[in-house]
RNA sequence: UGAUGAGGUAGAGGAGCAGAAAAAAUUAGUAAUUCUAAACUCAAGCUUGAAUCCAGUUUAUAUUUAGAAUGAAAGGGUUUUCUGCCGAAGUGGGUUUUUUAGGAUUCAAAAAUCCCGCUGGGGCUGUACAUAAAAUGUACAGAACUGUCAUAGUAUUUUACUAUGUUGUGCUAUCUCAGAA
Numbered sequence: 001u002g003a004u005g006a007g008g009u010a011g012a013g014g015a016g017c018a019g020a021a022a023a024a025a026u027u028a029g030u031a032a033u034u035c036u037a038a039a040c041u042c043a044a045g046c047u048u049g050a051a052u053c054c055a056g057u058u059u060a061u062a063u064u065u066a067g068a069a070u071g072a073a074a075g076g077g078u079u080u081u082c083u084g085c086c087g088a089a090g091u092g093g094g095u096u097u098u099u100u101a102g103g104a105u106u107c108a109a110a111a112a113u114c115c116c117g118c119u120g121g122g123g124c125u126g127u128a129c130a131u132a133a134a135a136u137g138u139a140c141a142g143a144a145c146u147g148u149c150a151u152a153g154u155a156u157u158u159u160a161c162u163a164u165g166u167u168g169u170g171c172u173a174u175c176u177c178a179g180a181a
Base pairs, nucleotide, nucleotide: 001181004178005177006176007175008174009173010172011171014086016085017084018083019082020081021080022079023078032070033069034068035067036066037065038064039063043059044058045057046056047055049107050106051105052104053103054102089119090118091117092116093115094114096112097111098110099109100108120146121145124142125141126140127139128138129137130136147167149165150164151163152162153161154160155159
C1' cells in the first nucleotide's frame, strides 16, 4: 500500500412503506325497531359465528311471508394534513396466550408474542380467494418500467448510453478490529 473477513454509523431508489386525525362517499333505503295481515308448530321455535349434547323458556310478543313508517353501524377504500421510516412493510407455515356464548366439547374467526421461510420497488393484464362491490387486498403467472451490482461494447471516457444477467442477510459512503499478497 492493501485483496478479503467481522462489527458499527449514515444514506439512496419512488405512482416508495406504514400509522394517526378530519371530511365526503359507499355499505343502504340494507340490518334493526314498531304497526297490520296471513301461514306453520306436541313437536317445533328461541337462548353461541357453526355443529352436537345438557339446561332454561315459549305455544305466539318466537319463526316465515307480504305491506307501511322510522332508519343505522363496523370493516374496507378515496382525498387532505401530520408523524415515523427504507424489511420500510407484506405474506405462508408452526408454537403460546386471550377474546367471541346459559354450560361443555370440537371447529372457525379476531388480536398479541416467538421461530422458520418468501418478496428490491410500484403499476398493468389474467386466474383464484376475501368482500356489498367491476373499489380494494392477498397468492400465482405473464410481458414491460424502474433502482442496485456485475460483465461486454460504444462514445464527448470524473461520466453517459446500449445489451445480458442477478437481486435487500444486498448496494453506496465512512469508522474500528483482524489481515493474505
The RNA shown here (Lysine riboswitch aptamer) has 181 nucleotides and comes from Halanaerobium saccharolyticum. It matches the Rfam family "Lysine riboswitch aptamer". Gene Ontology term of the family: lysine biosynthetic process. The family has 47 seed sequences and 3,224 matches in Rfam 15.1. The coordinates come from a structure-prediction model, not an experiment, and the mean pLDDT is 76. The sequence was found by an Rfam model in a public genome assembly.